[in-house]
């Protein structure tokens, strides 16, 4: 980097450093010197992992459910901020709904 599977409406600081941009991309709309992005600390969560108990199974293997922990990741403005393609509701270019696409993260594979 590519592919597969799963998840994306919840949650998380009035801290330190540092100084101007940031929210992937498009169009919007926002955040930001009352200090953004980033780094550190703190925190959240529980995908992988470990452990405990139960179910399935001939089975100590395998698989599954619930719980506990927090070692590997991840996350910590706004639904993935909305949107971009297709369809539907609607008088409507208002507004709303559904599914793709794209993106993010985890685990596995090449």
């Nucleotide at each position: 980097u590519u592919c597969u599977u799963a998840u994306c409406a919840a949650g998380a600081g009035u801290g330190g450093c540092g100084g101007a941009g940031g929210g992937a991309c498009u169009g919007g709309c926002c955040c930001u010197a009352c200090g953004a992005u980033g780094c550190c600390c703190g925190g959240c969560a529980a995908c992988c992992u470990a452990c405990u108990a139960g179910g399935c199974u001939a089975a100590u293997a395998g698989u599954u459910u619930a719980g506990u922990a927090a070692g590997g990741u991840g996350c910590u403005a706004a639904u993935u901020c909305c949107u971009g393609c297709a369809g539907g509701a609607g008088a409507a270019g208002a507004u709303c709904c559904u599914g793709a696409c794209a993106g993010a993260u985890a685990a596995g594979a090449a």
The RNA shown here (SAM riboswitch aptamer (S box leader)) has 110 nucleotides and comes from Oceanobacillus salinisoli.
The sequence was found by an Rfam model in a public genome assembly.
Of the family's consensus pairs, 97% are formed in the model.
Its mean pLDDT, the model's own confidence on a scale to 100, is 84.
It matches the Rfam family "SAM riboswitch aptamer (S box leader)". From the family's description: The SAM riboswitch is found upstream of a number of genes which code for proteins involved in methionine or cysteine biosynthesis in Gram-positive bacteria. The SAM riboswitch acts at the level of transcription termination control. The predicted structure consists of a complex stem-loop region followed by a single stem loop terminator region. An alternative and mutually exclusive form involves bases in the 3' segment of helix 1 with those in the 5' region of helix 5 to form a structure termed the anti-terminator form.